[in-house]
RNA sequence: GAAGCCCGCCAAGGCCGCCGCUGGUGCAACCUCGAAAGAGGCCCCGAAAGGGAGCACCGGAGGAACGUCCGGACUGCACAGGGCAGCGUAGGAGGUAAUACCUCUCCACCGUGAGGUGAGGAUCAGAGCAACAGAGACGAGUCGGCGCCGGGGCAACCCGGUGCCGGGUGAAACGGGCAAUCUCUACGCGCAGCAAUACCAAAUAGGCACGCGCUGAUGUGGCUCCGCGGAGCGUGCGGGUAGGUAGCACCGAGCCGGGUGGGCGACCCCCGGCCCAGAGGAAUGGCGGUCACGUGCCAGGCCUUCGCAAGAAGGCCCGGUACGCACAGAAUCCGGCGUACCGGCGGACUUCACAC
Numbered sequence: 001g002a003a004g005c006c007c008g009c010c011a012a013g014g015c016c017g018c019c020g021c022u023g024g025u026g027c028a029a030c031c032u033c034g035a036a037a038g039a040g041g042c043c044c045c046g047a048a049a050g051g052g053a054g055c056a057c058c059g060g061a062g063g064a065a066c067g068u069c070c071g072g073a074c075u076g077c078a079c080a081g082g083g084c085a086g087c088g089u090a091g092g093a094g095g096u097a098a099u100a101c102c103u104c105u106c107c108a109c110c111g112u113g114a115g116g117u118g119a120g121g122a123u124c125a126g127a128g129c130a131a132c133a134g135a136g137a138c139g140a141g142u143c144g145g146c147g148c149c150g151g152g153g154c155a156a157c158c159c160g161g162u163g164c165c166g167g168g169u170g171a172a173a174c175g176g177g178c179a180a181u182c183u184c185u186a187c188g189c190g191c192a193g194c195a196a197u198a199c200c201a202a203a204u205a206g207g208c209a210c211g212c213g214c215u216g217a218u219g220u221g222g223c224u225c226c227g228c229g230g231a232g233c234g235u236g237c238g239g240g241u242a243g244g245u246a247g248c249a250c251c252g253a254g255c256c257g258g259g260u261g262g263g264c265g266a267c268c269c270c271c272g273g274c275c276c277a278g279a280g281g282a283a284u285g286g287c288g289g290u291c292a293c294g295u296g297c298c299a300g301g302c303c304u305u306c307g308c309a310a311g312a313a314g315g316c317c318c319g320g321u322a323c324g325c326a327c328a329g330a331a332u333c334c335g336g337c338g339u340a341c342c343g344g345c346g347g348a349c350u351u352c353a354c355a356c
Stems, first nucleotide, its partner, number of pairs: 001352004006347005013291007021060007030041004043052003062327001066338002069336005074193004086189005091105005106120001107118004121184002126182002128178002142167011197246004207237006219228003254274006261268002293324006300317007
């Protein structure tokens, strides 16, 4: 220097101004309750539960937020214990809340190598499967040679049975393979999922209790009286629905930094600091200025090569202008895996070539 291999980090740029969206916290005075602390109210919506508005401050997408494939937290139901069925996992040891994840290691395969890949228990329980070729593919059995037995024939030899050896086909020929076919063995799993679940709670209909009512209720007519009319009416309770709140934005398997701490490592331990998005048609945006970067276009200058020249090709610098375009958008949360991706930066290592 070229090619490669593994790991880590960043990723619609920074700053300023204006406008907007979304979440959290706080908010005097006054009124009510209260001894106080404090709670409720005030303006709008709502019957209520509850929600909103105003002002100030603080926060507001990703490495995959994605797929929803595994594992957990959490919640409800079920549950003495065991078994069957079903689903899953599979060398050994470890890590972890847990896993099918991760680490170390053995073995096999690929690579010159750094390194990568592995569904890597069992075929002396049973079943099933094997293209093409080949007589025959899991039932067995072809051709040739040499023996033996039986029968036929004067004999050469022929027919049947049986033993051994050899050839041909093929990945594989009574000796094996495949468990990524069923199966067996060992181990794990109760079922459902935040539309879980809990709480507050109308209208209407129906239920229950009590009271009133044909000795005329409720209703209705210009209604103390009177008339019409004729069987329900009122109050309370409880369940469910609409609607609302919590779950749910987190002191956590949390994040960041440090350790001459333990361990080969995954990881664990100790110390210090921090609080870090949260809706429920679903917020995280728009405009302007400026700086920087990338790409395209236009104009100019310089250099190199070719050419007699005109000019052509390449590189660098400066200016103007346009665009900014990877994959992709949180939805109960967390740990993994898989998948997508324009690019940029850093580190360890390998092979080859050259120089010293």
The RNA shown here (Bacterial RNase P class A) has 356 nucleotides and comes from Hydrogenophaga sp. The RNAcentral record of the sequence draws on ENA.